[in-house]
Overview:
Predicted 3D model of a 1407-nucleotide RNA (small-subunit ribosomal RNA) from Olea welwitschii. Its Rfam family is "Bacterial small subunit ribosomal RNA". RNAcentral holds the sequence, with entries from SILVA. The coordinates come from a structure-prediction model, not an experiment, and the mean pLDDT is 83. The organism belongs to Olea, within Eukaryota.

RNA sequence: AGAGUUCGAUCCUGGCUCAGGAUGAACGCUGGCGGCAUGCUUAAUACAUGCAAGUCGAACAGGAAAUGGUGUUUCCAGUGGCGGAUGGGUGUGUAACGUGUAAGAACCUGCCCUUGGGAGGGGAACAACAGCUGGAAACGGCUGCUAAUACCCCAUAGGUUGAGGACCAAAAGGAGCAAUCCACCCGAGGAGGGGCUUGCGUCUAAUUAGCUAGUUGGUGAGGCAAUAGCUUACCAAGGCAAUGAUCAGUAGCUGGUCCGAGAGGAUGAUCAGCCACACUGGGAUUGAGACACGGUCCAGACUCCUAUGGGAGGCAGCAGUGGGAAAUUUUUCACAAUGGGCGAAAGCCUGACGGAGCAAUGCCGCGUGAAGGUAGAAGGCCCACAGGUCGUGAACUUCUUUUCCUGGAGAAGAAGCAAUGACGGUAUUUGGGGAAUAAGCAUCAGCUAACUCUAUGCCAACAGCCGCGGUAAGACAGAGGAUGCAAGUGUUAUCCGAAAUGAUUGGGUGUAAAGCGUCUGUAGGUGGCUUUUUAAGUCUGUCGUCAAAUCCCAGGGCUCAACCCUGGACAUGCAGUGGAAACUACCAAGCUGGAGUACAGUAGGGGCAGAGGGAAUUUUUGGUGGAGCAGUGAAAUACGUAGAGAUCGGAAAGAACAGCAACGGCAAAAGCACUCUGCUGGGCCGACACUGACAUUGAGAGAUGAAAGCUUGGGGAGCGAAUAGGAUUAGAUACCCCAGUAGUCCUAGCCGUAAACGAUGGAUACUAGGCACUGUGCGUAUCAACCCGUGCAGUGUUGUAGCUAAUGCAUUAAGUAUCCUACCUGGGGAGUAAGUUCGCAAGAAUGAAACUCAAAGGAAUUGAUGGGGGCCCACACAAGCGGUGGAGCAUGUGGUUUAAUUCGAUGCAAAGUAAAGAACCUUACCAGGGCUUGACUUGCCGUGAAUCCUCUUGAAAGAGAGGGGUGCCUUCGGGAACGUGGACAAAGGUAGUGCAUGGCUGUCGUCAGCUCGUGCGGUAAGGUGUUGGGUUAAGUCCCACAACGAUCGCAACCCUCGUGUUUAGUUGCCAUCGUUGAGUUUGGAACCCUGAACAGACUGUCGGUGAUAAGCCGGAGGAAGGUGAGGAUGACUUCAAGUCAUCAUGCCCCUUAUGCCCUGGGCGACACACGUGCUACAAUGGCUGGGACAAAGGUUCGUGAUCCCGCUAGGUGAGCUAACCCCAAAAACCCAUCCUCAGUUCGUAUUGCAAGCUGCAACUCGCCUGCAUGAAGUUGGAAUCGUUAGUAAUCGCCGAUCAGCCAUACGGCAAUGAAUUCGUUCUUGGGCCUUGUACACACCGCCCGUCACACUAUGGGAGUUGGCCAUGCCUGAAAUAACGACCUUGUGUAAUUUCGAGUUGCGGUUU
Repeated sequence: AGAGUUCGAUCCUGGCUCAGGAUGAACGCUGGCGGCAUGCUUAAUACAUGCAAGUCGAACAGGAAAUGGUGUUUCCAGUGGCGGAUGGGUGUGUAACGUGUAAGAACCUGCCCUUGGGAGGGGAACAACAGCUGGAAACGGCUGCUAAUACCCCAUAGGUUGAGGACCAAAAGGAGCAAUCCACCCGAGGAGGGGCUUGCGUCUAAUUAGCUAGUUGGUGAGGCAAUAGCUUACCAAGGCAAUGAUCAGUAGCUGGUCCGAGAGGAUGAUCAGCCACACUGGGAUUGAGACACGGUCCAGACUCCUAUGGGAGGCAGCAGUGGGAAAUUUUUCACAAUGGGCGAAAGCCUGACGGAGCAAUGCCGCGUGAAGGUAGAAGGCCCACAGGUCGUGAACUUCUUUUCCUGGAGAAGAAGCAAUGACGGUAUUUGGGGAAUAAGCAUCAGCUAACUCUAUGCCAACAGCCGCGGUAAGACAGAGGAUGCAAGUGUUAUCCGAAAUGAUUGGGUGUAAAGCGUCUGUAGGUGGCUUUUUAAGUCUGUCGUCAAAUCCCAGGGCUCAACCCUGGACAUGCAGUGGAAACUACCAAGCUGGAGUACAGUAGGGGCAGAGGGAAUUUUUGGUGGAGCAGUGAAAUACGUAGAGAUCGGAAAGAACAGCAACGGCAAAAGCACUCUGCUGGGCCGACACUGACAUUGAGAGAUGAAAGCUUGGGGAGCGAAUAGGAUUAGAUACCCCAGUAGUCCUAGCCGUAAACGAUGGAUACUAGGCACUGUGCGUAUCAACCCGUGCAGUGUUGUAGCUAAUGCAUUAAGUAUCCUACCUGGGGAGUAAGUUCGCAAGAAUGAAACUCAAAGGAAUUGAUGGGGGCCCACACAAGCGGUGGAGCAUGUGGUUUAAUUCGAUGCAAAGUAAAGAACCUUACCAGGGCUUGACUUGCCGUGAAUCCUCUUGAAAGAGAGGGGUGCCUUCGGGAACGUGGACAAAGGUAGUGCAUGGCUGUCGUCAGCUCGUGCGGUAAGGUGUUGGGUUAAGUCCCACAACGAUCGCAACCCUCGUGUUUAGUUGCCAUCGUUGAGUUUGGAACCCUGAACAGACUGUCGGUGAUAAGCCGGAGGAAGGUGAGGAUGACUUCAAGUCAUCAUGCCCCUUAUGCCCUGGGCGACACACGUGCUACAAUGGCUGGGACAAAGGUUCGUGAUCCCGCUAGGUGAGCUAACCCCAAAAACCCAUCCUCAGUUCGUAUUGCAAGCUGCAACUCGCCUGCAUGAAGUUGGAAUCGUUAGUAAUCGCCGAUCAGCCAUACGGCAAUGAAUUCGUUCUUGGGCCUUGUACACACCGCCCGUCACACUAUGGGAGUUGGCCAUGCCUGAAAUAACGACCUUGUGUAAUUUCGAGUUGCGGUUU
């Protein structure tokens, strides 16, 4: 410090996710030791049991025990004193002067310290105790006795008040032989503690906007330790709030802690300060201090005891229990230390505290051995079978002992001489023993360090995000190996960071989310130039404070570290005080540049009102006239002989204002246009008089606001939602047509929204230009208007710098800056719901959440695509010719059937395809019979040469038996080939996967394209080049051009055909001889022909055209003319196209079978559907007879002449190893006869009989011949195919495969030989440029809504049940205060002695 994820790729915006650190954690797996810390985050839930606050006999009377007694000692319920307000726990409440910080004045203070003074005189009770007595108990009741440091009175000091007066009003003793000590009372001061007040800071929500009646203030009174509406009477009507009152929700606050570079965000366990609470709620008493955790009273809930009458209790103290929960410990030791209470002290008490125990909960440290050791052992895993790796790792040898076990010694912590140690026989130390007791967890596709095998097969699973898994998974699971951390390691949860993803530091708003529709203006913010004052902001010095601990730095102590100790620094804040005066602010005085006023001009559809006008439309009236009109892509509905439409004249109505007109003007925006008049707002220019910052923006607020819509009353020509009819259509609630209501218009109100857009808030200043227009000045010019130059204001366009993600903006900024305002923070849900405000309504404004996704989005790029555009091509259409589709047959496919009908190929680009030939074989399929190292390859061992013949059995394969034979080479050991037997390596597979592959092939397409190097410009993807103007069959060529060149394609080079020359002439050719004919002989090389080698064609030439180009058009010559014709040749790619069954091959599968052999069957089935063909339907023909003319090809297990035989198929077998012989007859064609338009002398299917050929074999299942039979079919629906010249069409011939052949197929050959092409609108396919795109699996794309089913979330629902808040009313305990009455007790008391009265105080009852 960043990374992954939107896309085919790119840049951006933007969210989601990850790597880091942390935790009072929990869970999974694992676990050796020690030190230091930490340990109910949930139920402030309920609690059994024990303990956590007592002490003082030197305050008091009394009792008890010890002793035989006195004395003494010890203990003690009770009275009394001090302490139970500290310590310890918890975080419910609380948004508050609660807390933090800084100040303040009107207060209190036991114990402690300092200091002044004092303690004189009296008195009466009450517990305990004794007796009687109630109750189950808790606990009492009555009578009687008694002490004090308990209580009371008087005196004095003292207190209250400005003073006098008056009033109130203290004290206590104890111990000791004593000195003396401890205690007591009243003052003054201090320390520490506490109470109170104030400024500032302290969460969320405005979908909480108004709150407040003792409320705010004053006076009097009361009250308090003290101030105060704290309380009360009266008076006033205030107080708080947009700087957020009130209400609601949540929450103890802080020092700190965690994260962060910091700013800051989150948090408030342990430790420390403050606060609040103590079962829930309320109340007071005592006291220096409480409204009191282990006190009290009342009410409530709950629990317990009970004799049912009544009582007892409060772990949020320490342990512990139940419950809750993912989850948090022992019913431990000791007061030895520190601290606290009481005491004169000894001492007692202390679950505070000090320790131990439990828990890897965290941090820190140590260990699980060290050195040597390759035969690189065994074993595991991988493997190309060579080896590699685990791995010096182990074993083995030597050594060490932290730790462990076991003996000995043994602390500090203890203070002042002694005594006193829970921890603890602990830490530590020293002997002995023995490598002995001690390694796991997670991960290994990317992010992210680390890779292979096996198994699984979209299953099981994984997953933080993207994603992985569908038979070769580095992502699941296991294993081996590796990586990371290590007594731990992973996961989960939460916080910060990364996130500049709420942006002060440090973001944005034309198009990504985001400028209010526009204007006026309040509060507020900001604000021109000069001088002065003050010192609030600002800057600076200093003082106080910011508790300790923590963090940081230095040093020190535990062996180190964690941890602890000491010191320093820090503490950015607040308050006081001194100084400075630039800037902001304040005060005062000025200025004119911002702004405004007055003056002189000026443009304008600016606004409101009134008046006037013509064209058009429709209606109406009258005339003429006589059949249609209107409308559409085409029609129909509609109108019209009851007279339309058309045309002429008259009348009426409403609405809108042609041309001028513009890229032009005005207005805040919405918006504004016939002409004239009236009233009126704003702008601009000029000159420069006046005011003197008067400005700008603007939350709330107000005004205005298109169209549609609503309300009232008018108006209504045209147009025209709704509606009706006619069409279109599969439908057509639409588009088109005929009608037509609301509305559109006016009036007065409402609504308040629009893609209200420049998708661009307002103001000010600055920052290159060019061109154009509007308004108005100046200069120049003129008779005048123009023109030209220039200033200001406005409106456009182009463009530099700059900015921008790009697009683009660019003095009218989206540039550079300042000020103010509105708005944004992933997509969807949703501008929705509920609430609130507004509205007559429609609806508007404000405006969420649950849930869900990993994207949504912007700009640009390359493709693909469009029933977008432009240009061009092709038998693509058109123009012709001939077919297919109908029939019969052949053949292939689907389907069905079957034991099997083997398999592959399936739009074009499968279907007479693989198959250039299934009777057996082929053959892969089926049934049956057999074999198991096998039919085949290699190696090893044994044996025999091999080969051949015969017999038995069997369907054959096979099995069994007999006979013959004994070879070749040799270094004499043996070897080679072949047969046979055996064991093992290994064979074999037309089994699977063409979606694991190679190779080969199809297709777009013989279409003209596909790319690269360097350079250039772009952030980049990419572009340019390859585009443009021409041209071509062509990215073919020329010209231009930030491109210049080049590769693969095109063309050419190759083959065949067409012409000629040269050369060579046999088997071919010519001549001759000769013949019935053929053969043969002799001669020739001119021709034909054949083979070879050359020539020839290049837009070369002429004319025209074009740009003086490339080229195109026409002509000449030429066998051939513009690629001469045909073939071979197939760029980068696409289709996971086809083929594992040609072959090769990875992996997987079978191994007495998925291999191999054999016989028979099947691949040939047959309601049907499709493809490709053949033959036809006839007279341009058919039959018969006669006569002509080819090319190419084939042949020795072959081809087969001639003669003869046979109706024929065929039999016979000369020649030929081939320009020699043969196949071989070419057929259409020509001549002649017959047929005469018919299901025929057309057509041949089918069937019967008889023969032939091939072959072991012709039934399933071959071909051919003869005779007989003679179906369908009379030119073929929708649709569709081929073809542009020696082509189509028609006619025959040959070949491969092959024993034969189901060949009508396929591949070749020649013969005869046409028609048409205006043209590119349309159909199909393709190429180039351009444009739109939400497509990129690329239009067979993407994508919207309903419905069905399942699930999730959220609602409704008869109802049912809680919580909180508010308001009103009812009931109302304890308690405090005041007053009155009554009862009662005690004390004192003049007079009196006995009642009674007064005063003060306590208690009770009632009101």